Predicted 3D model of a 350-nucleotide part of an RNA (small-subunit ribosomal RNA, central domain) from Verrucomicrobia subdivision 6 bacterium BACL9 MAG-120507-bin52.
Lineage of the source: Bacteria > Verrucomicrobiota > Verrucomicrobiia > Verrucomicrobiales > Verrucomicrobia subdivision 6.
Its mean pLDDT, the model's own confidence on a scale to 100, is 89.
Its Rfam family is "Bacterial small subunit ribosomal RNA".
[in-house]
Context: one part of a larger RNA
RNA sequence: CUGGGCGUAAAGGGUGUGUAGGGGGUCGGGUAAGUUUGACGUGAAAUCCCGUUGCUCAACAACGGAACUGCGUCGAAUACUGCUCGGCUGGAGGUUCGGAGAUGAGGGCGGAAUUCUCGGUGUAGCGGUGAAAUGCGUAGAUAUCGAGAGGAACGCCGACGGCGAAAGCAGCCCUCAAGACGAAAUCUGACCCUGAAACACGAAGGCCAGGGGAGCAAACGGGAUUAGAUACCCCGGUAGUCCUGGCAGUAAACGGUGCUCAUUAGAUGUAGGCGGAUUCGACCCCGCCUGUGUCGAACCUAACGGAUUAAAUGAGCCGCCUGGGAAGUACGGUCGCAAGAUUAAAACUC
Repeated sequence: CUGGGCGUAAAGGGUGUGUAGGGGGUCGGGUAAGUUUGACGUGAAAUCCCGUUGCUCAACAACGGAACUGCGUCGAAUACUGCUCGGCUGGAGGUUCGGAGAUGAGGGCGGAAUUCUCGGUGUAGCGGUGAAAUGCGUAGAUAUCGAGAGGAACGCCGACGGCGAAAGCAGCCCUCAAGACGAAAUCUGACCCUGAAACACGAAGGCCAGGGGAGCAAACGGGAUUAGAUACCCCGGUAGUCCUGGCAGUAAACGGUGCUCAUUAGAUGUAGGCGGAUUCGACCCCGCCUGUGUCGAACCUAACGGAUUAAAUGAGCCGCCUGGGAAGUACGGUCGCAAGAUUAAAACUC
């Protein structure tokens, strides 16, 4: 390489949009590039294979044949693929109507709580722990009542629920924007799938500039614990956490399961929508579609388990794996302000 694989053994890219490429529904016409087939030409010799012969045999050698699985030209065939022309509607998309949603961006508003400030009441403690101490408090704390300031987060509803490509998204209202789903018709007519590169998005933490700073809290200081305690516990506390603009680009970015399509028993819960039956109208009930769970047949799996949301059965495309360590490291390249990210070995060793 071939092959075999990728939930947990090595292995699915963090996610999407999408270029090249690869793959592609159905009917008919044309063409004949691929494909199949015939003829002719060519495919040096030697080698390989078969036969005969020559060295006493063999190796070796000579002669003859076959072969040289290939290429070219011309002719034929047209099932499949390609190209081309014309149709079709089942794939895909559009229109109309409808309801659902923490989907995104911007703006406004609200209440509870913490902290702080001011004022009232009030007096000796408060706080904290396994127990304490550091700490706060007679300059009046803690507690309690009233007023105010400011920042951050939104209890109940709340779910085994919903939305989003993923990251992720939750107080209420408004504006703008996007996607999915259902129903019945109707329109376009294969417009599709995947996707190297590229581009975009991408938790937390981190970086740059400017704001903001209530609570929490790396670092740091102190008190304890301990043999020690650079920790766990306690009292403080700065970056940070928040906002705006920019950078960074990682994660157990996990369902540890790439995307798309088709096919293959069921049972039960739940979310959105529709239809039927019934009803004054609904609910219950029956059915369908989409999503999300649990259990489970066939089947799969080393087992665990998976099982119409597949890890089943097939098809298409991409990514990735190939003994452990050295190592996701060195060197070089690219990117970055830096931190670092990405691409990615070898010696040696078992």